A computed fold for a 137-nucleotide RNA from an Acidobacteriota bacterium, annotated as c-di-AMP riboswitch aptamer (ydaO/yuaA leader). Its mean pLDDT, the model's own confidence on a scale to 100, is 77. The model forms 96% of the base pairs in the Rfam consensus. The sequence was found by an Rfam model in a public genome assembly. Taxonomically the source falls in Acidobacteriota (Bacteria, Pseudomonadati).
Order: sequence, then structure tokens, then C1' cells
RNA sequence: UAUCAAAGCUUGCCGAAUCUGCCAGCCACUGGCAGAGCGGGGGACCCAAGAACUAGGGGCAAAUCGCGCCGAUGCGCGACAGGGAUCACCACCCUUGAGCCCGACAGCUAACCUCGCAGGCGGAGUGGAGACUACGU
Repeated sequence: UAUCAAAGCUUGCCGAAUCUGCCAGCCACUGGCAGAGCGGGGGACCCAAGAACUAGGGGCAAAUCGCGCCGAUGCGCGACAGGGAUCACCACCCUUGAGCCCGACAGCUAACCUCGCAGGCGGAGUGGAGACUACGU
């Protein structure tokens, strides 16, 4: 000097997954209780549907569909959908389209009931057109 790994600090990203109070413990953290906030599911009238079928049906999530190649896992293209540190918008660029759950069962749905608040990462694109504010004249 370079590379790799680990840890800490700082600053950020995806996501609903954060904050506050009290108690306890190995005390920058973990666990329990309560509350606020955010998110999901079930659940009437009315409306919708009109059954039907086991290769069932449904839910969370952006994570689906079509075509082609391929013996299959897979690959390619297209459509559409998600993400990338701004007050927010557009275009380009880059990138993702997984996984899990319920267990024969669920349309919408007021009241009501109920569940979750995890996990995983990064070294921070380019241009355009606006809004707001501050300073100076």
C1' cells in the first nucleotide's frame, strides 16, 4: 500500500414491523405487562354470485401472465407490477418478480372478534421541469 474477515460508531435501504410508560434481568440490550400508532384477517342487511368439484378452495406479499427454447430443474423475450437516501413529480439507468401460511373453509360487509410489529441489507445514479423557504438588492 492492497485485499479479506470480524466488531463498533455514524449515516442510510427494503418492509406494517415504530414509539412511550412501568417492572425484572446478565442492564446501549433482553423479557413481561399496558398504551399510542401502523399493518393484516374473520365478520350482517343491501349488492354480487348462482352453485359442482378434488388436478379443491383461500390468505400475506410487488412477486403475476403470455410466447419460445429445453428431457426437467432452467434459459430468453414481451406485457404488467415492486424498489433505488430530494419537498414531491417525470424520463433514462440499475435492479426485483421470492417465499410462507390456513386446512375442506372464508365474496363485499356496519357493529363486533382477532392477529403481527419481524427479518434481511448498503456505502449512497444521471438529466429535466416545478413547489416552498432563506439571504441580498